[in-house]
Molecule: small-subunit ribosomal RNA
Organism: uncultured bacterium
RNA sequence: CGAUGAGGCCCCUUCGGGGGCACAUCAGCGGCGAACGGGUGGGUAACACGUGGGUUAUCUGCCCCUUAGUUCGGAAUAGCUCCUGGAAACGGGUGGUAAUGCCGGAUGUGGCUGUAGCGGCCAAAGCUCGCAAGAGCGCUAAGGGAUGAGCCUGCGGCGGAUUAGGUAGUUGGUGGGGUAACGGCUUACCAAGCCUACGAUCCGUAGCUGGCCUGAGAGGGUGGUCAGCCACACUGGGACUGAGACACGGCCCAGACUCCUACGGGAGGCAGCAGUUGGGGAUCUUGCACAAUGGGCGAAAGCCUGAUGCAGCGACACCGCGUGGGUGCUACGGCCUUCGGGUCUUAAAGCCCUUUUAGGAGAGAAGAAAGCGUCGGAUUGUCCGGCGCCUGACACAACUUCCUGAAUAAGCCCCGGCUAACUACGUGCCAGCAGCCGCGGUAAUACGUAGGGGGCGAGCGUUGUCCGGAUUUACUGGGCGUAAAGGGUUCGUAGGCGGUUUGCCAAGCCUCACGUUAAAGCCCCGGGCUCAACUCGGGAUCCGCAUGGGAUACUGGCAGACUUGAGGACAGGAGGGGCGAGCGGAACGUUGCAAGUAGCGGUGAAAUGCAUUGAUAUGCAACGGAACACCAAUGGCGAAGGCAGCUCACUGGCCUGUUUCUGACGCUGAGGGACGAAAGCUAGGGUAGCGAACGGGAUUAGAUACCCCGGUAGUCCUAGCUGUAAACGAUGGGUACUAGUCGUCGGGGGUAUCGACCCCCUCGGUGACGCAGCUAACGCACUAAGUACCCCGCCUGGGGACUACGGCCGCAAGGUUGAAACUCAAAGGAAUUGACGGGGGCCCGCACAAGCGGUGGAGCAUGUUGCUUAAUUCGAUGCAACGCGAAGAACCUUACCAGGGCUUGACAUCCCUCUGACCGCUUCUUAAUCGAAGCUUCCCUUCGGGGCAGAGGAGACAGGUGGUGCAUGGUUGUCGUCAGCUCGUGUCGUGAGAUGUUGGGUUAAGUCCCGCAACGAGCGCAACCCUUGUCAUUAGUUGCCAUCAGGUUAAGCUGGGCACUCUAGUGAGACCGCCGGGGAUAACUCGGAGGAAGGUGGGGAUGACGUCAAAUCAUCAUGCCCCUUAUGUCCUGGGCUACACUCGUGCUACAAUGGUCGGUACAGCGAGAAGCAAACCUGUGAAGGGGAGCAAAACUUCAAAACCGGCCCCAGUUCGGAUUGCAGGCUGAAACCCGCCUGCAUGAAGUCGGAGUUGCUAGUAAUCGUGAAUCAGAAUGUCACGGUGAAUGCGUUCCCGGGUCUUGUACACACCGCCCGUCACACCAUGGAAGUUGGGGGCGCCCGAAGUCGGCCAAAUAAUAGGUGCCUAAGGC
Repeated sequence: CGAUGAGGCCCCUUCGGGGGCACAUCAGCGGCGAACGGGUGGGUAACACGUGGGUUAUCUGCCCCUUAGUUCGGAAUAGCUCCUGGAAACGGGUGGUAAUGCCGGAUGUGGCUGUAGCGGCCAAAGCUCGCAAGAGCGCUAAGGGAUGAGCCUGCGGCGGAUUAGGUAGUUGGUGGGGUAACGGCUUACCAAGCCUACGAUCCGUAGCUGGCCUGAGAGGGUGGUCAGCCACACUGGGACUGAGACACGGCCCAGACUCCUACGGGAGGCAGCAGUUGGGGAUCUUGCACAAUGGGCGAAAGCCUGAUGCAGCGACACCGCGUGGGUGCUACGGCCUUCGGGUCUUAAAGCCCUUUUAGGAGAGAAGAAAGCGUCGGAUUGUCCGGCGCCUGACACAACUUCCUGAAUAAGCCCCGGCUAACUACGUGCCAGCAGCCGCGGUAAUACGUAGGGGGCGAGCGUUGUCCGGAUUUACUGGGCGUAAAGGGUUCGUAGGCGGUUUGCCAAGCCUCACGUUAAAGCCCCGGGCUCAACUCGGGAUCCGCAUGGGAUACUGGCAGACUUGAGGACAGGAGGGGCGAGCGGAACGUUGCAAGUAGCGGUGAAAUGCAUUGAUAUGCAACGGAACACCAAUGGCGAAGGCAGCUCACUGGCCUGUUUCUGACGCUGAGGGACGAAAGCUAGGGUAGCGAACGGGAUUAGAUACCCCGGUAGUCCUAGCUGUAAACGAUGGGUACUAGUCGUCGGGGGUAUCGACCCCCUCGGUGACGCAGCUAACGCACUAAGUACCCCGCCUGGGGACUACGGCCGCAAGGUUGAAACUCAAAGGAAUUGACGGGGGCCCGCACAAGCGGUGGAGCAUGUUGCUUAAUUCGAUGCAACGCGAAGAACCUUACCAGGGCUUGACAUCCCUCUGACCGCUUCUUAAUCGAAGCUUCCCUUCGGGGCAGAGGAGACAGGUGGUGCAUGGUUGUCGUCAGCUCGUGUCGUGAGAUGUUGGGUUAAGUCCCGCAACGAGCGCAACCCUUGUCAUUAGUUGCCAUCAGGUUAAGCUGGGCACUCUAGUGAGACCGCCGGGGAUAACUCGGAGGAAGGUGGGGAUGACGUCAAAUCAUCAUGCCCCUUAUGUCCUGGGCUACACUCGUGCUACAAUGGUCGGUACAGCGAGAAGCAAACCUGUGAAGGGGAGCAAAACUUCAAAACCGGCCCCAGUUCGGAUUGCAGGCUGAAACCCGCCUGCAUGAAGUCGGAGUUGCUAGUAAUCGUGAAUCAGAAUGUCACGGUGAAUGCGUUCCCGGGUCUUGUACACACCGCCCGUCACACCAUGGAAGUUGGGGGCGCCCGAAGUCGGCCAAAUAAUAGGUGCCUAAGGC
């Protein structure tokens, strides 16, 4: 503007209706908004972001200021009417119509344009109120402002070089086009540029910032909420409209997906708010309201607003509060216990209080001011003020009053160390724990549970991530000799750094001012919610960037000067520096000749090999190749690798002297160039010797090795390649400074001298030691690893890995660059103490050697293994178990087995009842114990009772030779009677530690002496003790007998004596004391004298610190565990005594140094009363009878081998005695299993013992007998005793063990250590592989939607539909 329009009001009416007005509702045209607000972080390494600038190269709706205008016309079109297509979405046609919609003319303040001429071009819209004047809202053009935006630009912020070259509209110019605007933005032509080692390009990853977390800081990590910017809106492309978009809730196209469909065709885009599904370890309500704040439109009322304000869910985070306070006993119960107690514990109960919070009932602010109406004031635009009315989602809210009543409210983790907090039980390397170290295999503060304790608390633990500690990437703030780390060496590019001096500039650097560094946050000071979290105000900070002024010491730039750095000239000098050519001798090999004969050669020993076709050895000659003895060195030269006979030619570097030349020309050096041992490769030569591979001989279990005989590549030369080494001083180069001493090589100078040497100074090289300093230590130390500066290279736990893949180089071999997965909790350096070594030095021991005797073979004894058994009890197991515990198993012992018994017990203490005994004796039963019966039988007394004993009973308990010696005490073995092991103080070292204690001597000895940063001391050694050897003295019985006397067959038998022997007390003696030699005049040692004894005289006792988880729970003791009518205890019988075997320890032998028979001598230690036992008698004998004597120098009491004779005559015997038979003796209740002895008979193996192995150094070995303990009896065992009585010892090379010093070490449960590789099986990770598959990217070609732009174009013109060209998304090859 305008259609519809129930109802309302007004007007007209033919009463059918018509017209007008206002309001409500809902389409259409038009205006503004929709480009804000809200979401997300896929893309983006970019002017995207941050920060500072530029825009004279730009735009900007609404808003503000200023100026001018707002005039005259026109043509359409939606809605609407009618017709019509389609399933729908959505249309098509006819007719008519309005506007601030659209178009034309006029005007031109101004603006644009620019042939610079007033040439050309460019506007507009009205509406509301009012009678009007006019006011308000608009419109057009222009200028300015504000706001917002576009574009350009300096600087800044990720990783990878196993990404090194990239780029054709690419870089620039000119013309045209395009944009709001500059510009290769686009197009045509021209030029060939542009970016890049200060990291281009490519790949990977990522929104950026204010900030946030951490950190002392510097940094490191991060970008969730809040705030700024950017990008995106299903994926890709595109434009339209508009002030602004290439547009989250607009359009077109393509693609994927979902939905509808009548199959023709359509619709859609939650990274808006809720919500759903999927994925996931994990993240909420399909809530209320526009009351406030803000936004859009509008004149306004008002409408819209999942922005926003609130509520809900989640301990997700921060803050605050509560779950009670006082008094009160040591109750019950739990746990522990040393059994006394302790602890939970004032904790509970009880008593007295309080009421936050929760619950119930009331009362009740602020967030609200606008707006609207009205009145008033003023500057008359509208603003300000008064009064009135109205507006609250939160909200049954906050706050507050009253009521009730301790009432409604505590958990989680931990308790081995780090790290606050401990016990018990269970478990027994199981179950389990664990952040790191590590716990658990029978006493777990580490597992599980309980009690107790510690920490935090509505939370507490765990997991993940980030920072810290971590100076462990070191800017602040590290290193590289040996721990990881100096490039193999040198030349040199870029770069970095750079001598003295003058002037100028002012880039770095310093200073002042100004702008900016958003807000929030952090920090400080205040304010508001009862406090706090939270929030408000102010301040500080924002260390940066930009602009302007100033200063000029230093760095830098420009200009000039200088000589000390560097270089040059001149004069000398040394040298295996390099390259080429020539020459030489020794050795070697081959060939020839001569001479000569049987071997040579080789090895630890041999063999293969060579040799009678004449080798080896010898002489002469010729030829050949390679390397250069002596000189020679700790020495010389070279950048390093490296370089050695002599001569010549060419050539590089170095040193010294002179100080006349140049005038900073220097140092280092990423990339790069060159050189670069040996081996190796290519081509061609050469080849004497040596010699990988290979052949043969040996060695060996084997020997693909070491040794031997041969021998090809190679070693040599020429030309080229390779480019590595423990290419090492494991030490990059340069400059300067910082005590010395002693060598050596090449120069120069001084003093002195005839001259040289010596001596002194100095420059350059090369060594040894050493101060300061440095270093983890070792060590380095003017040739630095010291003190500083400059430059380069390199390192960041071990393995994987000097590897893989990729790149580059190479003919190849390979080189260079160089990861990750996975795996371990270490790998490593230096030094210390030990231990060890088929390392070294010194020393000792019956360790070897020298000897003597055994063992291993036989038989037997005895112990052990094994096997057996009802049981064969248990323990000991290399030395250091095995004749061991056991100094003595027929019963007992005895612990084992079978059977039979007992259950407060065989033994101890306590309680109750009864009895008066107990003991003893007898009988029965039994295998015996057990059991049954009988006899006999107490004391004291205050008469209450007590003592003692027995029986019965209940429970506390007894008992255990059951387990653990790896829970223990004690005891013992062993290294080892080895000489060691330690401490205090001092000193040295960062320290572990060292020193002392090592060294030179010496000893049996850490024994002693000397020396010494040590001085002392302790435990050990030695001595003190016992015994033995000599003497003296004392004492003489039981001993002795020289002298005297007696006496016998004889005899110390007797008197007597104590001289001797002896006994047993006390002493002496031996100390390297004396002499000599050696030695340091020491310690000590050798020899000698004297002496009984001589160098600790012999023997014993005596066993350091420690080692072996050595042995023993069965001597004893003992923690814990286990059994309790039995794992205790009693008894009978059996077993420990078995027997195919095995080993150890012994005895007896194998014989003549003997056996046997006969005779004759000589000991010592001891033992003896339930004992030793004589004489005498019997017996062949064991023994029996007998009983003197003896509690012992008194008695028992006596040796044997030896010696003297006889026999045997070398044999399985006159050796040997096993085994067996018979007959006896002894002990004992009892000799069957299972004792000892005797006689007769029997008469086995065995003829001196394999490999191997053992004892002993003097009164010893060997041999001979004797005694004792245990014990009724039962020794070949054990412990002791004496008799006879040797051999050998050169010596320390070797075996074993030990001590000490030193050395190496990858060992430290310590060489019985540690540790390497293959193989087998399983699993994990990675590389390669014919190929196969997916993703990303590049180049070329084909096709080409939508769309902008360009040109063409129908119906008269103009315009347009349409088709077309370029570009181009997707698609295809």